A computed fold for a 391-nucleotide RNA from Candidatus Acidiferrum sp., annotated as Bacterial RNase P class A.
The source organism's lineage runs through Bacteria, Acidobacteriota, Terriglobia, Candidatus Acidiferrales and Candidatus Acidiferrum.
RNA sequence: UGAGUCAGCCAGACAAUCGCUGUGGUUGUGCAGUCAUGCACGCCGCGGAGGAAAGUCCGGGCUCCACAGAGCAGGGUGCCAGGUAACGCCUGGGAGGCGCGAGCCUACGGAAAGUGCAACAGAAAGAUACCGCCUGUUUACGUAACGUUGCGGCGCCUAUGUGCCGCUGGCGGCACAUAAAUAGGUAAGGGUGAAAUGGUGCGGUAAGAGCGCACCGCAUGGGUGGCAACACUCCAUGGCACGGCAAACCCCACCUGGAGCAAGGCCAAAUAGGAAUCCUCAUGGUGUGGCUCGCACUUGGAUUCGGGUAGGCUGCUUGAGGUAUGCGGUGACGCAUAUCCCAGAUGAAUGAUUGUCCACGACAGAACCCGGCUUACGGCUGACUCGUUCU
Numbered sequence: 001u002g003a004g005u006c007a008g009c010c011a012g013a014c015a016a017u018c019g020c021u022g023u024g025g026u027u028g029u030g031c032a033g034u035c036a037u038g039c040a041c042g043c044c045g046c047g048g049a050g051g052a053a054a055g056u057c058c059g060g061g062c063u064c065c066a067c068a069g070a071g072c073a074g075g076g077u078g079c080c081a082g083g084u085a086a087c088g089c090c091u092g093g094g095a096g097g098c099g100c101g102a103g104c105c106u107a108c109g110g111a112a113a114g115u116g117c118a119a120c121a122g123a124a125a126g127a128u129a130c131c132g133c134c135u136g137u138u139u140a141c142g143u144a145a146c147g148u149u150g151c152g153g154c155g156c157c158u159a160u161g162u163g164c165c166g167c168u169g170g171c172g173g174c175a176c177a178u179a180a181a182u183a184g185g186u187a188a189g190g191g192u193g194a195a196a197u198g199g200u201g202c203g204g205u206a207a208g209a210g211c212g213c214a215c216c217g218c219a220u221g222g223g224u225g226g227c228a229a230c231a232c233u234c235c236a237u238g239g240c241a242c243g244g245c246a247a248a249c250c251c252c253a254c255c256u257g258g259a260g261c262a263a264g265g266c267c268a269a270a271u272a273g274g275a276a277u278c279c280u281c282a283u284g285g286u287g288u289g290g291c292u293c294g295c296a297c298u299u300g301g302a303u304u305c306g307g308g309u310a311g312g313c314u315g316c317u318u319g320a321g322g323u324a325u326g327c328g329g330u331g332a333c334g335c336a337u338a339u340c341c342c343a344g345a346u347g348a349a350u351g352a353u354u355g356u357c358c359a360c361g362a363c364a365g366a367a368c369c370c371g372g373c374u375u376a377c378g379g380c381u382g383a384c385u386c387g388u389u390c391u
Base pairs, nucleotide, nucleotide: 001387002386003385004384005383006382007381008380009379010378012357013356014355015354016353017352018351020048021047022046023045024044025043026042028041029040030039031038032037050363054374055373057372058371059370060369061368062260063259064258065257069293070292071291072290074256075255076254077253078252079093080092081091082090083089094108095106096105097104098103109251110250114249115248116245117244130190131189132186133185134184135183136182137181138180139179140178142176146172147171148170149169150167151166152165153164154163155162156161198216199215200214201213202212203211217240218238219237220236221235222234223232224231225230264314265313266312267311274305275304276303277302278301279300284298285297286296287295321340322339323338324337325336326335327334328333
C1' cells in the first nucleotide's frame, strides 16, 4: 500500500423559539358536588420509536375454549455434548466439503425392511455381451510332410522295368496359417456414459475372472483414547453386499390441543332471550383443527314472516428488564452485589423554523410483551490472512 476474513460501536450533534403526547405536582382559574373529590384550561418537573420497529418465519409469556383425559391420523425436528423459559435458535466439538490462507458452508438418523426414480448415449444402468479374446465343428483357399502321376535327361538292365535330377509340372493332401458360418466359454482389453460386477501387482488359465496370493479398500468382532459423535500407522476373521437418490414414498428416534389483545374483562345503550306451521324426541344434538373412545350439558331439524346490535374504561407496560463490577466457565451463559425505570398512542403522539459544527447522516416509525432467525442498509474502529514495494 492493495485485496480479503471475523468482530464491536454509532445511526447526525448542539443551542434557541413555537407546537404534539404520557406521567407526577400545583394554596393558579373556571364549573359541578353536603363532603371527600371530579372535569376542563394554565404553570412547573421528568419521559417519548429501531438495529432492524420490516417479514409474520419459529419459540414462549399471558388470555379464553375449559372442570378437559387417552389414542390415532396429521404436523415439526434429525451428528454429539452443552446453554436457554423454550425453539427449527445460540455455543463448543465430530464428520463431509470449499478456500493459498484468515475463515466459511451443511436439508448431517437409516439404502442389508419394502416400493419407486434416473433423459440421451450404450449390448447392458442393477444387471448385461457390441467389438474383442479362447476352444470345438463345417466349408473355402493356401500348403513344406506324405502319396500318386506326366514329360525330358542320365545311370543300370536282353527287352520290359527301375533309381536319381530337372520342368518353381499336374492331381490328392496331414500338421499349420487365413477367411466365413455355427456352438460353447469369457467379462481381463476396447467403445458409450456422470457412473459399467472395488484398486494395483504377481501367479494361474484354452482364454480370463478374488480364481489364488500380497498390499490397499470394505464388512464384522475386539482393543486403546474420548461423556459422546468419532478417531487410531492397533489386532483377528472374512473374498466381500448389485452403486446413486430418502430436499422420493417409506422406516426409526424425539417433540406436538386450538384460537388469539380485533384474546379477554367491566360499564353503559337499544331491541322482539320474537311469532306461526310441520316432523322428530335419547336415535340424536352441542362442547376452539380432523377421527375414535371417554366426560359434561342438552331435544333437534325444516319452511314462512318480522326486529336490534352507538360507545366508554380496562387489558397497557416493572420485565425470563437494562447497566456496572466481581467470581465460575474454552464458550454460549450462570451466580452474587450495587444501581436505574427507559413510549403506551387509539383515524393513530416527537413536527416546523433559525444558527453553528461535522463522519454530510443510508435502510427506515412501536400498537400486548419478550427470545431468535431472515431480509434492507450508511459510517467509524479493532484483530487476523494473502500479495506487492521499500528499509

Background:
A source record names the gene rnpB. Its mean pLDDT, the model's own confidence on a scale to 100, is 76. The model forms 98% of the base pairs in the Rfam consensus.